[in-house]
RNA sequence: CGUGCGCACGCGCCGAAUCCCGCAAGGGAACCGGGGAACCACCACUUUGGGGUGAAUCACGCGGAUAUCGCCGUGAACUCAUGGAGUCCACGGCCGGUAUACGCGCGUAGGAGACCUUCCCGCUCCGAACCCGUCAGCUAACCCGGUAGGCGGCGGAAGGAAAGGAG
Numbered sequence: 001c002g003u004g005c006g007c008a009c010g011c012g013c014c015g016a017a018u019c020c021c022g023c024a025a026g027g028g029a030a031c032c033g034g035g036g037a038a039c040c041a042c043c044a045c046u047u048u049g050g051g052g053u054g055a056a057u058c059a060c061g062c063g064g065a066u067a068u069c070g071c072c073g074u075g076a077a078c079u080c081a082u083g084g085a086g087u088c089c090a091c092g093g094c095c096g097g098u099a100u101a102c103g104c105g106c107g108u109a110g111g112a113g114a115c116c117u118u119c120c121c122g123c124u125c126c127g128a129a130c131c132c133g134u135c136a137g138c139u140a141a142c143c144c145g146g147u148a149g150g151c152g153g154c155g156g157a158a159g160g161a162a163a164g165g166a167g
Base pairs, nucleotide, nucleotide: 011152012151013150014149018029019028020027021026030147031146032145033144034143035142040137049135050132051131052130053129058107060105061104062103063102065100066099067098068097069096070094071093072092073091074090075089077087078086079085080084110126111125112124113123115165116164117163118162120160121159
C1' cells in the first nucleotide's frame, strides 16, 4: 500500500413495518392490509377451481420427469365372419405429438436507487416469495388483522440539468 474477514459507532436503502406510555402483561397514536350495503358493474361465474399481499406479470427456447393420444410388436378375452376384421385390457418400443409442474437461458409488463416532490438525460439493480381454503366485484356504517425481515459504501451513478420547497 492492497485484499479478505470480524466487531463497534454512525449514515443510508428495500418494505406499511415507526413513535409514545407501562416493571411486565399489554395499551395508544400513526401507517398498512383484508372483509363488508345501496347505486353502479358483471349477465356471467362455478376443478380448466377461485381469490389475496407484493413491482414481481407475460412470452420464446432448451432439458429431463409425469400423464394422455397416435403408431408398431407380443399376449389374453369378446363379437361378427370363416379370407379375416373390429372392440377392450396388459407389457415393451418410438430420439412421434400434446398438456402440466419443475430446472435453466434470453427477454418483458412493471418496480427500486442519498435532503423531499415533479420533469428531462443517463447508469446500476429487481422482475421473488408466501397466504386463504371451495369462498369474497365495487362498497358508507361496521368488523378483523400487520407493524416483520433483509441489505449497503468512501469521496461514490451518493452522476448531470431545470423548477418549487425544506433544513
Molecule: c-di-AMP riboswitch aptamer (ydaO/yuaA leader)
Organism: Streptomyces sp. SID161